[in-house]
């Protein structure tokens, strides 16, 4: 700094998540020291228990101890003095001058500091003490004594009442021999702390808009230290409020602290202020309080009680108990630093200093160092060669921070001495052993670090995206690496990264997002020139923004953390001089902005009233005489009662053809027939006046399509809802007949649309060009066009520029500036509440739980459309001939079975593997053997081997007997081969074709597939390969930001057609001889057969087309446009197909999932399929004659002749290793004969009997003969399949595998030998280019709605329970003040009553709790109910994406089970 996640890839929009740092943290797991900080964030929850505020005999009485006496010593319960308002705590409360900064003036101030006056006289009490009563206590009363720094009084005052008169108001003494010093009274000034006022600026909510009544001011008296509605009596009605009053929630608040550009979050420790002290409420006493360890009252609650009363307040320090994910000793000491007090010594003192506790932080040490390869040994991996763990251990040698011991031991003390806890700590120095001390997290990618095993969508993982379905670098374990270290990790929280609220610093055509449009207030902004202030802005100085803290220079613990001494910063606010460019503000001026007036002028602008003709439809009446009408095709419907057509009238309503347009007004919404009447508003022109009057515009106000509301009217046409036909599986739809509201109008209301240019309004500047509407102008013009031009408008193309692309570009989405609305992931939802408008529907404002990583937007490739264009093929179509109906073979398929091994299963499985299952084959079954093994290597023994005989079994096997002694050798032995042990291994048609290799098929013999360099796009990608032509063909030719190439195509290969040359045997014979006979001799012309050339290429002519490629006709030719067929298969689909053809990884059997054997199954039958044979007949069957091929094959063989056999064969056995022999008669065909349309002389299945042959073997389960037997079948329904010429159709021949053969299959040969294609409209497939998409597993996609189940969170909802907040009203503690005069009374007057004054009572005014009552606001919970969200394969249809199959959307209106349908007006995304 930035990564990762949306797509098949790319850009961009935009959220989510990751890496970093931090904490009062806490959980898991581990653990050696030290330092210096930190530790109830939760219940302002309840507390045993001990401490935390005392002191002072130098105010005072008194008491003790001691004494003969004085005196001394001591000790303080009481009276008195200061002091307990500090110091410690917590943060409920509080949105407030609280707090924080900076100001003010109307206060007072105990102690302290200077400083001026002064302490004359008289006096009366109350406590303790002993006495007495009550009581459980706690205390409490009565009566007598008594002193003072405690009280009273008089006198005096540079004080004090505004002045004046005139009143009024003090004191106290103690120590000391004394100097003096400490206290006192009263004044003035200080200093330090308070109290009060006021600018500034201090959270969120408008779903809280109106609040207020002592409320805002005066005037009077009260009252305070002071101001002051602070409090009362009158008097005005005011005061605050869109710059957020006022309700509601939340919250102490600041230097600071974490993060950090700015900012954001946040207020533990430390320091400032504030507020609280169980919970309210009050005053007392004070210099200061309404008082944490003070009083009074209510109030809960706890203890204690003799029931009658009383006591208590740890949010002081410890600790308890509760919550709680969680926060520590009932510690030591006053040495320090500090408070109290005292005249001091001192005493205090849970402030504080300190030890304990915790890895909570932060920072430091350490756990060894050096050498040391046989690279040990285990461990893991493995290619079995090896590596790696690893110099890393051991092992040598040094070394002792820590650790264990011995011993010495501070500072911190300031002040002579002394002086505590810490602490025998720190630190120092002897001594001892490498001795005592490492772990946690991770290793798919973000992200540093990989490998084996285990598991197999299972346990699990996980921060995001993901992983795990048998070979997981992601789970789990090892081993090996990596980070980071006394700690790692994880959780939770804030910032950063987030430019993801954008002042710095975002956007708004299409991602979220311009109010529908204008008008105008507040507010915001604002032309040019001068003047004036000097209020913003800029400069300078002053003063202030406590101390820490941060940042710097330095010191100081051994360093660091910590701790100090200086400096610096400090953007605030205040005060002050200066400065005047800009903004402002005062004056005055100016015209460009804007406006008046003035002449023109265009126009469905807008109200109102009149007129008009077309055309529909209803009525009349007339002709006429059967149908009309409507659709994709019909039907409902109308019509003989007379429609439809036709023609005359007649009446209604509503809309206004052509013109007409990319035009033309108008804020927008909108506006069209014509005439006149009123009336906005704009643009030209000329340049008279006015002199910024200007622009935006939150609240507000007007306008506002369609539907749609309410009331009168009106109703032709069309036409929601309904009816009624139709189509459909349904059809609440499209389609059609009908038709009602409404559509029209006049008064109101609604107030919303895709109200859209999806683009807010104003100004000024930024290239052309071309069309068009208005006026105007030009030396255009005789005049109208034409041409040129200014200004306003409207439209295109396009340069810069900008934009994510798309596009936008003077009418900006480009440069700029000013106002404004509105956004901030998605869905939930524009929905709930609540509130305002409205008759109503319904508008407006407008959330949240919850659930996801995505939701978008542009453009690219494809796939892909019941989108377009173009092209092709036996694809359709014209043809012929099948299949499907029969029987019958074949080969699935199902069912059976011990077993019916196994594979292939839309085209592209099914006469496939299998070019041949009786045993073998052979995988399967049953049963009977074996077990280093049927095979293959190695190691020891033993005997050669082969061979023969015999017993036993169903073989396989297994036992016994016999004969034999070989080759080679260096004499150990070895090769071959039998056999036997004992171990490595053998084997396995088990598995997995989804772990693979080869191979195969399929699109397709379709013409595509791509790649280098260039070039355009940010990119995916594009050009090239794309247009025009033309081709079987990306073939070629032309044009072309592309030039060039590569895999295909095409040709090179075969095999046929035609000649030619060569070559003649086993093949051929014209002519010449010669035989029954090419038979012999002979020939090499012919045939034919092998080799080797040749020939064809659009070469040529002519028409065509661009003078091209080409194309169409012709000439020659055996052959003509690729001559016919073959081989030949481009990039690449589909986890195709095959582990049983072979090869292979992993997994699995090992006395068996291996090997060997007899017998049995693969051949089984109810059905269903497939692919073929045979036919159904007279174009034919039969029966007899006759003729005509090619290509193959043969010594385990082919087998002539000649015999027998009706045949199948069976004997005999020439010839041929083959152009010599054989197989071998080819058969449809021809001539003759019967048959004569029949279930037959058709058809041949079955089925009996007899034979033949192959083989050790013919029952399961071969094949051929004869002979008898004569089943269905009369051309075959919906569908469907081959072919285009030597093809289809038909007719035979031969082969491989093979003993044999279930071949009607398969692969090749000849024979005879048709028909049809005018054309591409149509169904299947395929290619090019275009198009639209919301698919990318790519249409067998994707996706919407309702119902049914689960759950989840939320709204409503009789209510029903709490909490809070005010308000009436009733009650009414303490308790101030007030009144009163009931009762009291020592100081003073006065002395005789009384008086002044004080306590008590009792009244009143306020008033805490507390009842009542109706009520806001809120939180819970509630039977039922509504939607919403989210799950696996659920049910229904198919509404959207393609022209989605009726184009979609919007707004409203009406219907429907549900997506949705219609009707009415609008966008075009």
């Nucleotide at each position: 700094a930035g990564a990762g996640u949306u797509c098949g890839a790319u850009c961009u929009u935009g959220g989510c998540u990751c890496a970093g740092g931090a904490u009062g943290a806490a959980c898991a797991u581990u653990a050696g020291c030290g330092g210096c900080a930190u530790g109830c964030u939760u219940a302002a929850c309840a507390c045993a228990u001990g401490c935390a505020a005392g002191u002072c005999a130098a105010a005072u009485a008194g008491g003790a101890a001691g004494u003969g006496g004085u005196g001394u010593u001591u000790c303080c319960a009481g009276u008195g003095g200061c002091a307990g308002a500090c110091g410690g705590g917590u943060g409920a409360g509080u949105a407030a001058c609280g707090a924080g900064u900076a100001u003010g003036a109307a206060c007072a101030u105990a102690u302290c500091c200077u400083u001026g006056a002064g302490a004359g006289g008289g006096g009366a009490a109350c406590a303790a003490c002993a006495g007495c009563u009550a009581g459980a206590a706690a205390u409490a009363g009565c009566a007598u004594c008594u002193a003072a720094u405690a009280c009273c009084u008089c006198a005096u005052a540079g004080g004090c009442u505004a002045a004046a008169g005139a009143g009024c108001a003090a004191a106290a003494g103690a120590a000391a021999g004394a100097a003096u010093c400490c206290a006192c009274u009263u004044g003035a000034g200080g200093a330090g702390a308070g109290g009060c006022u006021u600018g500034c600026a201090u959270c969120u909510g408008a779903u809280u808009a109106g609040c207020u009544a002592g409320u805002u001011g005066g005037u009077g008296a009260g009252g305070u230290a002071a101001u002051a509605g602070c409090u009362u009596a009158c008097c005005c009605a005011g005061g605050c409020g869109a710059u957020g009053g006022u309700c509601a929630g939340u919250a102490g608040c600041u230097g600071g602290u974490c993060u950090g550009g700015a900012g954001g979050a946040u207020g533990a420790u430390u320091a400032g202020c504030c507020a609280c002290a169980c919970u309210a409420g009050g005053a007392c006493u004070a210099a200061g309080a309404c008082a944490u360890a003070g009083c009074c009252c209510a109030g809960a609650c706890u203890c204690c009680u003799a029931c009658g009363a009383g006591a208590a307040g740890u949010a002081g320090c410890a600790g308890u108990g509760g919550g709680g994910a969680a926060u520590u000793u009932g510690c030591u000491g006053u040495a320090a630093u500090a408070g109290g007090u005292g005249a001091a010594a001192g005493c205090u003192u849970g402030a504080u200093a300190g030890a304990g506790u915790a890895a909570u932080g932060c920072c430091g040490c350490g756990u060894g160092a050096a050498g040391g390869u046989a690279g040990a040994a285990a461990g893991c991996c493995c290619a079995u060669a090896g590596g790696u763990c690893g110099u890393g251990a051991a092992c040598u040698u040094c070394u002792u921070u820590u650790c264990c011991u011995g011993g010495a031991g501070a500072a911190g003390a300031a002040g002579u001495a002394a002086u505590a806890a810490u602490g025998g700590u720190a630190u120092c120095u002897g001594g001892g052993u490498a001795a005592u001390a490492a772990g946690c997290a991770u290793c798919a990618g973000c992200u540093a670090a990989c490998u084996c095993u285990g598991u197999g969508c299972c346990a699990g993982c996980a921060g995001c995206c993901a992983u795990g379905g048998u070979a997981a670098g992601a789970c789990a374990g090892a081993g090996g690496a990596u980070g980071c270290a006394a700690g790692c990790g994880u959780u939770a929280u804030c910032u950063g990264a987030a430019a993801u609220g954008a002042u710095u610093a975002g956007g708004c055509a299409u991602a979220a997002a311009g109010u529908a449009u204008c008008u105008a207030u507040a507010g915001g902004u604002g032309g040019c020139u001068u003047u004036u202030u000097a209020a913003g802005u800029c400069c300078g100085c002053c003063a202030u923004c406590a101390a820490a803290u941060c940042c710097u220079a330095g010191g100081g613990c051994u360093c660091a953390a910590c701790c100090u001494u200086g400096g610096a910063c400090a953007g605030g606010c205040g005060g002050u001089g200066a400065a005047c460019a800009c903004u402002a503000c005062c004056a005055a001026g100016c015209u460009a902005a804007a406006g008046u007036a003035c002449g023109a002028u265009a126009g469905g602008g807008g109200c109102a009233g009149a007129g008009g003709g077309a055309a529909u439809u209803u009525u009349u009446g007339g002709u006429g005489g059967a149908a009309u009408g409507g659709u994709g095709a019909a039907a409902u419907g109308c019509g003989u009662a007379g429609a439809g057509a036709u023609c005359a009238a007649a009446a209604a309503g509503a809309a206004c053809a052509c013109c007409a347009a990319u035009g033309g007004c108008a804020a927008a919404a909108g506006c069209a027939c014509u005439c006149u009447g009123c009336u906005g508003g704009g643009c030209c022109g000329a340049c008279a006046c006015u002199g910024a009057u200007a622009c935006u515009g939150a609240g507000a106000g007007a306008c506002g399509a369609a539907a749609g509301c309410u009331a009168g009217g009106g109703g032709a046409g069309c036409g929601a809802a309904u009816g009624g036909g139709a189509u459909u599986a349904g059809a609440u739809a499209c389609c059609c007949c009908a038709g009602u509201a409404g559509u029209c109008u006049u008064a109101g209301c609604c107030g919303u649309a895709a109200a859209u240019g999806a683009u807010g309004g104003a100004u000024a500047c930024u290239a052309u060009g071309c069309u068009u509407u208005g006026u105007g102008u030009g030396u255009a013009u005789u005049a109208a066009c034409c041409c040129g031009u200014c200004c306003a408008g409207u439209g295109u193309u396009g340069u810069a520029g900008c934009u994510a692309a798309c596009a936008c570009g003077u009418u900006a989405a480009g440069u700029a500036u000013c106002c404004u609305a509105a956004u901030u992931g998605a869905g939930g939802a524009g929905u709930a509440c609540a509130u305002u408008c409205a008759c109503a529907a319904g508008a407006a404002u407008a959330a949240a739980a919850c659930u996801c990583a995505a939701a978008g937007g542009a453009a690219u490739u494809g796939a892909u459309g019941g989108g377009g264009c173009c092209c092709c093929a036996c694809a359709c179509a014209a043809g012929g001939g099948g299949u499907a109906a029969a029987g019958c073979a074949u080969g699935u398929g199902a069912u059976u079975u011990a077993a019916u091994u196994c594979g292939a299963u839309g085209c592209a499985a099914a006469u496939c593997a299998a070019a041949g299952a009786a045993c073998c084959u052979u995988a399967c079954u049953a049963g009977g053997g074996c077990u280093u093994g049927a095979c293959a290597u190695g190691u020891c023994g033993c005997g050669a081997a082969u061979c023969c005989u015999u017993u036993u079994g169903a073989a396989a096997g297994a036992g016994a007997g016999g004969g034999g002694u070989g080759c080679c050798u260096u004499u150990a032995g070895g090769a071959a081969u039998g056999u036997g042990a004992a171990c490595a291994c053998a084997g396995a048609u088990g598995g997995u074709g989804c772990a693979u290799g080869g191979c195969u098929a399929u699109c397709g013999u379709c013409a595509g597939c791509u790649c280098a360099u260039g070039u355009c796009g940010u990119a995916a990608g594009g050009u090239g390969u794309u247009a025009g032509g033309u081709u079987a063909a990306g073939u070629c030719c032309c044009a072309u930001a592309a030039u060039g190439a590569g895999c295909g195509c095409a040709a090179c290969c075969c095999u046929c057609a035609u000649g030619u040359u060569u070559a003649g045997u086993u093949g051929c014979c014209a002519u010449c001889a010669u035989u029954g006979a090419a038979u012999u001799u002979g020939g090499a012309a012919c045939c034919u057969u092998g080799a080797a050339c040749a020939g064809a290429c659009u070469g040529u002519c002519g028409g065509u087309g661009a003078u091209a490629a080409g194309u169409c006709a012709g000439a020659a030719g055996a052959a003509a446009g690729u001559g016919a067929g073959g081989a030949u298969g481009a990039c690449g689909u589909a986890a195709a197909g095959u582990c049983a053809u072979c090869a292979u990884g992993c997994c699995u059997c090992u006395u068996a999932u291996a090997c060997c054997c007899u017998g049995g199954g693969u051949g089984a039958u109810a059905c269903a399929c497939a692919u073929g044979c045979u036919a159904c007949a007279a174009u034919g069957g039969u029966c007899g004659g006759g003729a005509c091929a090619a290509a193959a094959u043969g010594u385990c063989g082919c087998g002539a002749u000649c015999c027998u056999g009706c045949g199948a064969a069976g004997g005999u056995g020439a010839g041929c290793u083959a152009a010599c022999c054989c197989c071998a008669g080819a058969a449809a065909c021809c001539c003759a004969u019967c048959c004569u349309c029949a279930g037959u002389u058709u058809g041949g299945a079955u089925u009996a009997c007899a034979g033949g042959c192959u083989g050790c073997a013919a029952c399961u389960c071969g094949c051929c003969u004869a002979c008898a037997u004569g089943a269905a079948g009369u051309u075959g329904u919906a569908a469907u399949c081959g072919c285009u010429a030597g093809u289809a159709a038909u007719u035979g021949c031969c082969g491989a595998u093979c003993a044999g053969c279930c071949a009607u299959a398969c692969a090749g040969c000849u024979g005879u030998g048709a028909a049809u294609u005018u054309a591409u409209u149509c169904c299947c497939a395929g290619g090019c280019c275009u198009u639209g998409u919301a698919c990318a597993c790519a249409u067998u996609u994707c996706u919407c709605g309702u119902c049914a189940c689960a759950c989840u969170a939320u709204g409503g909802g009789a209510g029903c329970u709490g909490g809070c907040c005010a308000u009436g009203c009733c009650c009414g503690a303490a308790g101030u003040c007030a009144u009163u005069a009931c009762c009291u009374u020592a100081a003073c007057c006065a002395c005789a009553a009384a008086g002044a004054g004080u306590a008590g009572g009792a009244u009143g005014c306020c008033a805490a709790a507390g009842a009542c009552a109706g009520g806001a606001c809120u939180a819970g919970u509630g039977a039922c109910u509504g939607g919403a969200g989210u799950g696996a394969a659920g049910u229904c249809a198919u509404g959207a994406a393609a022209a989605g199959g009726u184009a979609g959307c919007u707004a409203u209106a009406c219907u429907g089970a549900a997506a949705a349908g219609u009707g009415c007006a609008g966008c075009u995304g």